[in-house]
Transfer RNA from a Candidatus Omnitrophota bacterium, 73 nucleotides, folded computationally. Its Rfam family is "tRNA". Gene Ontology term of the family: triplet codon-amino acid adaptor activity. Rfam classes the family as a transfer RNA. It was read from a public genome assembly.
RNA sequence: GGGCGGUUAGCUCAGCUGGUAGAGCAAUUGACUUACAUUCAAUAGGCCGUAGGUUCGAUCCCUGCACCGCCCA
Repeated sequence: GGGCGGUUAGCUCAGCUGGUAGAGCAAUUGACUUACAUUCAAUAGGCCGUAGGUUCGAUCCCUGCACCGCCCA
């Protein structure tokens, strides 16, 4: 330098060929317990890496850039 994949909640990851986002763990609160843990219930937490484009509408399609990983030279 060229090619490919990835970037979504604190962490690990889903998201069905466009209709304004979920799970597990973690956190908080309550129940239980003398108390802690376990267990059960509930709650909070994300303008989906970034800047544009297409569209009535974009996490999803297109382009540039940034970062991470793999391959080729």